[in-house]
RNA sequence: GCGGGUAUGAUUUAAUGGUAAAAUAUCUCUUUGCCAAGGAGAAUAUGUGGGUUCAAUUCCCGCUACCCGCU
Repeated sequence: GCGGGUAUGAUUUAAUGGUAAAAUAUCUCUUUGCCAAGGAGAAUAUGUGGGUUCAAUUCCCGCUACCCGCU
């Protein structure tokens, strides 16, 4: 330099054109004589800039970061 792939709460994974789910972790309450386990609840997210669309996490293009391959 070229090609391909990935990017979603703090972490790990879902979803797939109709506004985002679950687990773990954190915090609060509850349960218990205490801890642990359990139960209830809360906060935290679609890498970024455009385009298409009534509507984009999803489709298209660029950029950024990471991974793989070729040279």
Molecule: transfer RNA
Organism: Tmesipteris elongata